[in-house]
Formats: sequence, C1' cells, structure tokens
RNA sequence: ACCCUCGUAGUUCAACGGAUAGAACAAAAGUUUCCUAAACUUUAGAUACAGGUUCGAUUCCUGUCGAGGGUA
Repeated sequence: ACCCUCGUAGUUCAACGGAUAGAACAAAAGUUUCCUAAACUUUAGAUACAGGUUCGAUUCCUGUCGAGGGUA
C1' cells in the first nucleotide's frame, strides 16, 4: 500500500429491513436475615461517527475512525 472480518449496556453475546433493541453476569434500591452471603422483587444503563437508499435501517450502500487477520 491493497484485501477481508468486526465495532450494540460496565462485561460476554442476541436481534428476516418493521411491536418499546433483548438475555446472562455485573451495578443500585428494596424484601428476608442478629449481621454477611444466598434467594426473591424492582430500577437504571447501549446500536463508533457522518452522510445516503427506503414508508421504515442495528441490519443495505459510501466515507471517516478504531480493533483483528491476510498478501506483498
């Protein structure tokens, strides 16, 4: 330099172009307990960024940024 894959919650992962983007673990609050742990209930929390296509984009297209891999 060129090519390929990937970027979603604090972490690990889901989500045919269409219902309010879900789950587990983690966090906070509560119940229980003499206290802690465990258990149960509840709550908050995310689509890397900018455009485009579409009635509708996490998904498709383009560019930028970042991570990983390959060729030379």

This is a predicted structure of a 72-nucleotide RNA (transfer RNA) from a Flavobacteriaceae bacterium. Taxonomically the source falls in Flavobacteriaceae (Bacteria, Pseudomonadati, Flavobacteriia, Flavobacteriales). RNAcentral records the identical sequence in 2 taxa. The prediction has a mean pLDDT of 80. RNAcentral holds the sequence, with entries from ENA.